[in-house]
Parts: sequence; C1' cells; structure tokens
RNA sequence: GUAUAGCUCAGUGGUAGAGCAAUCGACUAUAGAUCGGGAGGUUCCCGGUUCAAACCCGGGUGC
Repeated sequence: GUAUAGCUCAGUGGUAGAGCAAUCGACUAUAGAUCGGGAGGUUCCCGGUUCAAACCCGGGUGC
C1' cells in the first nucleotide's frame, strides 16, 4: 500500500455495481458467435465513532 460476486475491478457516510465466467432461453442439424433473462455478496476478522459505515478510527490476519 492492498483485501468488495467464481475472476478482474468500480463504489470518498444514506437500500452494494460493472465487465468476464457460469447458468437458462432465442437463433443453429449440433456447436460457436450474436441477442435476451434471471441468479450470484458475512464488503478479510474483531471492536469503536455515527441516526446511518464497504467508506472514518483502533487492533488483528493474509499478500
């Protein structure tokens, strides 16, 4: 310095998102490509501040 979906990453206090992957459907003789749908999260752990924390503070752990 960093830790957020299976992977790569956004998200600077007010109901957590994208791309890819996977899955289902359309298309196809089949597959791929393309198009469409839905699903998928203990935001590393513990504690604190706050009406409210992924976000601020302290400690811990991994890299």